[in-house]
Context: one part of a larger RNA
RNA sequence: GAACGCUGGCGGCGCGCUUAACACAUGCAAGUCGAGUGCGCGGUGCCGUAGCAAUACGGUACUGGCGCACGGCGCACGGGUGCGUAACACGUGGGUAAUCUGCCCUCUGAUGGGGAAUAACCCGCCGAAAGGCGGGCUAAUACCGCAUAACAUUCCGGGAACCUCGGUUCUUGGAUUCAAAGGCGUAAGUCGUCGGAGGAGGAGCCCGCGCACGAUUAGCUAGUUGGUGGGGUAAAAGCCUACCAAGGCCACGAUCCGUAGCUGGCCUGAGAGGACGGCCAGCCACACUGGAACUGAGACACGGUCCAGACUCCUACGGGAGGCAGCAGUGGGGAAUUUUGGACAAUGGGCGCAAGCCUGAUCCAGCCAUGCCGCGUGAGUGAAGAAGGCCUUCGGGUUGUAAAGCUCUUUCGGCUGGGACGAAAAGGUCCGGGUUAACACCUCGGAUCCAUGACGGUACCAGCAGAAGAAGCACCGGCUAACUACGUGCCAGCAGCCGCGGUAAUACGUAGGGUGCAGGCGUUAAUC
Numbered sequence: 001g002a003a004c005g006c007u008g009g010c011g012g013c014g015c016g017c018u019u020a021a022c023a024c025a026u027g028c029a030a031g032u033c034g035a036g037u038g039c040g041c042g043g044u045g046c047c048g049u050a051g052c053a054a055u056a057c058g059g060u061a062c063u064g065g066c067g068c069a070c071g072g073c074g075c076a077c078g079g080g081u082g083c084g085u086a087a088c089a090c091g092u093g094g095g096u097a098a099u100c101u102g103c104c105c106u107c108u109g110a111u112g113g114g115g116a117a118u119a120a121c122c123c124g125c126c127g128a129a130a131g132g133c134g135g136g137c138u139a140a141u142a143c144c145g146c147a148u149a150a151c152a153u154u155c156c157g158g159g160a161a162c163c164u165c166g167g168u169u170c171u172u173g174g175a176u177u178c179a180a181a182g183g184c185g186u187a188a189g190u191c192g193u194c195g196g197a198g199g200a201g202g203a204g205c206c207c208g209c210g211c212a213c214g215a216u217u218a219g220c221u222a223g224u225u226g227g228u229g230g231g232g233u234a235a236a237a238g239c240c241u242a243c244c245a246a247g248g249c250c251a252c253g254a255u256c257c258g259u260a261g262c263u264g265g266c267c268u269g270a271g272a273g274g275a276c277g278g279c280c281a282g283c284c285a286c287a288c289u290g291g292a293a294c295u296g297a298g299a300c301a302c303g304g305u306c307c308a309g310a311c312u313c314c315u316a317c318g319g320g321a322g323g324c325a326g327c328a329g330u331g332g333g334g335a336a337u338u339u340u341g342g343a344c345a346a347u348g349g350g351c352g353c354a355a356g357c358c359u360g361a362u363c364c365a366g367c368c369a370u371g372c373c374g375c376g377u378g379a380g381u382g383a384a385g386a387a388g389g390c391c392u393u394c395g396g397g398u399u400g401u402a403a404a405g406c407u408c409u410u411u412c413g414g415c416u417g418g419g420a421c422g423a424a425a426a427g428g429u430c431c432g433g434g435u436u437a438a439c440a441c442c443u444c445g446g447a448u449c450c451a452u453g454a455c456g457g458u459a460c461c462a463g464c465a466g467a468a469g470a471a472g473c474a475c476c477g478g479c480u481a482a483c484u485a486c487g488u489g490c491c492a493g494c495a496g497c498c499g500c501g502g503u504a505a506u507a508c509g510u511a512g513g514g515u516g517c518a519g520g521c522g523u524u525a526a527u528c
Base pairs, nucleotide, nucleotide: 002524003523004522005521006520009375010374011373012372013371014370016367017333022331023330024329026328027327028326031073032072033071036070037069038068039067040066041065042063043062044061045060046059047058048057049056050055080286081285082284090210091209092208093207094206095205096204099203100202101201104199105198106197107196108195109194110193111192112146114144115143121136122135123134124133125132126131152177154175155174156173157172158171159170160169161168162167182191183190184189214256219249220248221247224246225245226244227243228242229241230240231239261283262282263281264280265276267274268273288309289308290307291306292305311322312321313320314319339365341364342363343362347361348359349358350357351356378408379407380406381405388399389398390397391396412469414464415463416462417461418460422455427449428448429447430446431445432444433443434442472517473516474515475514476513477498478497479496483512484511485510486509487508493500494499
């Protein structure tokens, strides 16, 4: 965050599985780079052969389209849920002289010279499949040595300043260890690559304080508390291990049981306080259940891997496949919660020099009176106080200016036409600055031109017709605003409390009238 009953015209902005963290058919939700690389297929031009020609085959050059694979970056973000958790999880304030940090920014120094493989591919084999095995070929910004090493690492020393006991910073000597990759371009250059210092942003760890219930839970604890040696981590630490000591926590509530994600906030209240934590934002935890590590700057990893388990599916019975608490959607549960929609136009993200590709993030649309807000359902006039209804003391009263009639208006809705903002970056041309031998290229600035809209049959504006299409619900004994008649007869029924009903019921049912709210009105549940 409502649901149910009756009713229901329009718009704007929000919100929408609170229950089964139950199970899930189907589609989509994470890719991208050919300016790192190999191969295959293709396209275009030219040449040759065959052919009258169409065309076929072969060669060569260019191109960049498709596929497979290696490689790079991303996949740790974004999105979901609230199971667990009473805890340094969260909030707040500190510490890190005990730490890490890909991409990005600033500064600095380099980018030398070699080597061996492997996938795709080809051949063979096994298997129902998923997939696997053997042999052979090949490339790289993939992999591995070597050289160089200011800075940096480790070890042994000297000096100075500072500090918080350990230490930090600066300087100096010796030994020691560690680098790299190229692409595009005619070139200039540019994008990269490697080492180092600093920054920004991010993360880890530690501490003070705050943080719900039960004593019908009073004692808890053996890696337990501390030390030493060793290990381990980016990093302090029983984090782990061996040995030694016997400690540590607790009535200021340990331990145990039950409950619960925390906060900014939100609701209520004069406040103090109480209750809540849905949407939005920050943090945490989780990803079928349990466990584990690998890769990596970052994970112990929702749409990765391995093991075990339950469940579902395929099977040739040998063996395999899967994980919606992503967006839709299905079954189930439930009082109850939506479309298997559109677009990347904008914002943002990933990759890329770029063009661009991807993006169920997002922006929009659809459904629901679920909430809030706005508008409409007509306006003026109209007494013969019409008819009808109801009541009546039968005179009349009331419905009631209400209707009809007359005069107007046309919001909203309907139809027709026009029609934005959200779109300026990018790109082209020209000019200027930088660079340069250069009026190329690249880059920066300016002018100008052009393209790009899912929403969208949009908003908005104009026109047309015609009062035309648009009011209900609850209540009327007191509390509590609003009264009569008939029916019924302690029956049928009402009811929040008091209480009504047994023959004149303002309390039941119906009618007329009235009161209150109004696109809603009541009821139920919950909270202050």
This is a predicted structure of a 528-nucleotide part of an RNA (small-subunit ribosomal RNA, 5' domain) from an uncultured bacterium. Its mean pLDDT, the model's own confidence on a scale to 100, is 83. The RNAcentral record of the full RNA draws on ENA.